[in-house]
RNA sequence: GCCGCCUUAGCUCAGUUGGUAGAGCACGUCUUUCGUAAAGACGGGGUCCCCGGUUCAAAUCCGGGAGGCGGCU
Repeated sequence: GCCGCCUUAGCUCAGUUGGUAGAGCACGUCUUUCGUAAAGACGGGGUCCCCGGUUCAAAUCCGGGAGGCGGCU
């Protein structure tokens, strides 16, 4: 220098044919217990890496950039 993949909640990750974003764990409250743990119920938490474009509408499509991983030279 060239090519490919990845970037979504505190963490690990889903979300495909574009239609107002979810799970598990973690966290908070409550129930149960003499108490703790476990279990269960409810709840909070996101400018979907950034900028621009297309569209009535973009996490999703297109272009550029940033970061990470891998390969080639």
Predicted 3D model of a 73-nucleotide RNA (transfer RNA) from a Minisyncoccota bacterium. RNAcentral records the identical sequence in 2 taxa. The source organism's lineage runs through Bacteria, Bacillati and Minisyncoccota. Rfam family: tRNA. About the family: Transfer RNA (tRNA) molecules are approximately 80 nucleotides in length.